Two RNAs folded together computationally: RNase P RNA and transfer RNA, 439 nucleotides in total. It holds a member of the Rfam family "Bacterial RNase P class A". Rfam classes the family as a ribozyme.

[in-house]
RNA sequence: CAAGGUGACCGGGUGAUCGCGUCUCGCCUUGCGCGAGAUGAGGAAAGUCCGCGCUCCACAGGGCACGGUGCUGGCUAACGGCCAGGCGGGGCGACCCGACGGCACAGUGCAACAGAGAGGCAGAUUGCCCCUCCACGAGGGGUGAGGGUGAAACGGUGCGGUAAGAGCGCACCAGCGUCUGUGGUGACACGGGCGGCUAGGCAAACCCCACCGGGAGCAAGGCCAAGCAGGAACGAGGGGCUGCCCGUCCCGCUAUCAGUUCCGGGUAGGCCGCUUGAGGGGUCGGGUAACCGGCCCCCUAGAGAGAUGAUCACCGCCUGCCGGUUCCGGCAGGAACAGAACGCGGCUUACAGGUGACCUUGGAUC
RNA sequence: GGGCCUAUAGCUCAGCGGUCAGAGCAGCCGGCUCAUAACCGGUCGGUCGCAGGUUCGAAUCCUGCUGGGCCCA
Numbered sequence: 001c002a003a004g005g006u007g008a009c010c011g012g013g014u015g016a017u018c019g020c021g022u023c024u025c026g027c028c029u030u031g032c033g034c035g036a037g038a039u040g041a042g043g044a045a046a047g048u049c050c051g052c053g054c055u056c057c058a059c060a061g062g063g064c065a066c067g068g069u070g071c072u073g074g075c076u077a078a079c080g081g082c083c084a085g086g087c088g089g090g091g092c093g094a095c096c097c098g099a100c101g102g103c104a105c106a107g108u109g110c111a112a113c114a115g116a117g118a119g120g121c122a123g124a125u126u127g128c129c130c131c132u133c134c135a136c137g138a139g140g141g142g143u144g145a146g147g148g149u150g151a152a153a154c155g156g157u158g159c160g161g162u163a164a165g166a167g168c169g170c171a172c173c174a175g176c177g178u179c180u181g182u183g184g185u186g187a188c189a190c191g192g193g194c195g196g197c198u199a200g201g202c203a204a205a206c207c208c209c210a211c212c213g214g215g216a217g218c219a220a221g222g223c224c225a226a227g228c229a230g231g232a233a234c235g236a237g238g239g240g241c242u243g244c245c246c247g248u249c250c251c252g253c254u255a256u257c258a259g260u261u262c263c264g265g266g267u268a269g270g271c272c273g274c275u276u277g278a279g280g281g282g283u284c285g286g287g288u289a290a291c292c293g294g295c296c297c298c299c300u301a302g303a304g305a306g307a308u309g310a311u312c313a314c315c316g317c318c319u320g321c322c323g324g325u326u327c328c329g330g331c332a333g334g335a336a337c338a339g340a341a342c343g344c345g346g347c348u349u350a351c352a353g354g355u356g357a358c359c360u361u362g363g364a365u366c
Numbered sequence: 367g368g369g370c371c372u373a374u375a376g377c378u379c380a381g382c383g384g385u386c387a388g389a390g391c392a393g394c395c396g397g398c399u400c401a402u403a404a405c406c407g408g409u410c411g412g413u414c415g416c417a418g419g420u421u422c423g424a425a426u427c428c429u430g431c432u433g434g435g436c437c438c439a
Stems, first nucleotide, its partner, number of pairs: 001362006008355003012315007020040008028031001042337001046348002049346005054217004061246004066213005071085005086100001087098004101208002107206002109202002125147002127143007155173006174198001176195008221272004230263005235257001237251004279298008317334008367438007376391004384422001393409005415431005
């Protein structure tokens, strides 16, 4: 210098004028008033995909069903998140990606087309070998080693063996099961012995195993105020939202009747919940890290159909043109994704342009 | 704000992971008729909303986006 990798940060600044929401103060002309001051979006506020807090359902109980997660250890309020490690795959490398438990030894299912045969110790189309005959051919038998089909065809190489062949026998290698040694908390890694001779693929197919999950959501829910008019039908059971059972609780049970449906009537207000919180910043300590703990400092929108913007000037950034051309000046244009509504931890998705750190590979120069 | 559903031809919908994705209506062509409709025959028409993944193979299974629709106080 070029091409990359990882993790982090910013995402215009200052001033003037006009405009908007909330709060506080002041004034009098008590109003949909005026003036002053303070304060007013994000890294994703988004999607609502996970997990919690909070609130209500009496308690939040048991079993089945159903749903979710899925290597190991840790972190956390919790998680499908994060950190570290293992294994597999990709890259020359920095590094990246992985729904990564279990299919001989529980069971079931699926595999179109092609092909002789598609999962059963199966299958003779061609080939090879043997036998027979009416012999350039036909028939019978053996053979999964060669060809061919397919995404996938029942280990690989070599020697022996055979009529031809075959784990049929043997050696080595791959893979499987089992016993065992060492290291590791563990996933697992590196070895040794024995066995049988290959046992295939798909569980983001049913299923099995382990763990987790009660439901609903701030339009949750609570308080206050205002207003109204009841009627008809059904009715002995109804409710505790989901599917069933058990357990348990509440309301009701011949009626002054719980509840359901339909018709009709009233309201369209206020307050709380509401933002100080698993909060942010700095520093010290523990830990490889995620994270945890101590001390100090800070308080920063709150809402109701919903405010946070516009213009101009200068500076900074990018692009193009022109003039000189170390670099500077002038003109024109551009600057993203998006926008709180109970709060928080994550994930995912969108994003013009820019900053700095560490690392890798290649080249050049000293 | 919160909770759910859905997307396949111009329209309305089928489609238990397999050959080529189908039906009705609509469109076009031909027939019948003096002519139109109806009817009969034929034909056209598909990024299965988009992008990844699982699988030999995806409209179908999984994940993430996009559009449309429904419900609540």